Predicted 3D model of a 261-nucleotide part of an RNA (large-subunit ribosomal RNA, domain VI) from Blastopirellula sp. Rfam family: Bacterial large subunit ribosomal RNA. Its family is annotated with structural constituent of ribosome and ribosome in the Gene Ontology. Its mean pLDDT, the model's own confidence on a scale to 100, is 86.

Context: one part of a larger RNA
RNA sequence: CGUACGAAACUUGAACGGGUUCUUCUUUAGUACGAGAGGAUUUGGAAGGACGAACCUCUGGUGUCCCAGUUGUCACGCUAGUGGCACGGCUGGAUAGCUAAGUUCGGAAAGGAUAAACGCUGAAAGCAUCUAAGCGUGAAGCCCUCCGUGAGAUAAGGUUUCGUUGCCUUGUGCGAGAGUCCCCUCGAAGACGACGAGGUUGAUAGGCCAGAUGUGUAAGCUCAGUAAUGGGUUCAGCUUACUGGUACUAACGGACGAAUG
Numbered sequence: 001c002g003u004a005c006g007a008a009a010c011u012u013g014a015a016c017g018g019g020u021u022c023u024u025c026u027u028u029a030g031u032a033c034g035a036g037a038g039g040a041u042u043u044g045g046a047a048g049g050a051c052g053a054a055c056c057u058c059u060g061g062u063g064u065c066c067c068a069g070u071u072g073u074c075a076c077g078c079u080a081g082u083g084g085c086a087c088g089g090c091u092g093g094a095u096a097g098c099u100a101a102g103u104u105c106g107g108a109a110a111g112g113a114u115a116a117a118c119g120c121u122g123a124a125a126g127c128a129u130c131u132a133a134g135c136g137u138g139a140a141g142c143c144c145u146c147c148g149u150g151a152g153a154u155a156a157g158g159u160u161u162c163g164u165u166g167c168c169u170u171g172u173g174c175g176a177g178a179g180u181c182c183c184c185u186c187g188a189a190g191a192c193g194a195c196g197a198g199g200u201u202g203a204u205a206g207g208c209c210a211g212a213u214g215u216g217u218a219a220g221c222u223c224a225g226u227a228a229u230g231g232g233u234u235c236a237g238c239u240u241a242c243u244g245g246u247a248c249u250a251a252c253g254g255a256c257g258a259a260u261g
Base pairs, nucleotide, nucleotide: 001152005163006162007161008160009159010158011157015149016148017147018146021049022048023047024046025045026044033038051106052105053104054103055102059100060099061098062097066093067092068091069090070089071086072085073084074083075082076081111143112142117137118136119135120134166174167173168171179256180255181254182253183199184198185197186196187195204250205249206248207246208245209244210243211242214238215237220233221232222231223230224229
């Protein structure tokens, strides 16, 4: 820009793409078959490999500063307590998120037309013949079924809901208007656009409060000990991304917008 008014939702499915995989054990059965050796078609059940998708409850990884321990040195006048630097100094753990080696799920079943093949009826050709007319069975293959994209499918589809107006000074006027955008606060969304949540009639983010989680018993004081240190107060203190609440802070402001093309 188009889809013959402007919008917001929900859809149909033309056309594409993906997937549709393999093995073992067991039952039928040591049966049919076979002199024996050997050894099924078929049916049911179970397990697994590879591949794929989703997810983070579990097992783990990461988690650059959430907690603790600790070395050297410097600083805060000193002690104590802290902070800086040394690969996050090193070490032991670890929330959220993201992840696989972790968890769950998938290939199925059904239908249609067929290939090879196997048939029914049946003449040409008084017989015979699956074929010439006619009617069937039949595959991991084909079309569907399953999953994803999908009306720029220009033959541009369908359904539902909302809206199309006022004033005067008649103008290149001012307003209303379904809805939308810019802007702003953000996000398990994201390269940027986009998508989603919200903008005071508000819990969108931050802060604060409470909880969860993690770490593992803070500092100070007191007691025991010559001291190192240990005990008590104290399952303390601190706690990022998690959960709930709370307007304290920031969401201010501006524009477009429909029946003479």
Notes: The full RNA is in RNAcentral, with records from ENA and SILVA.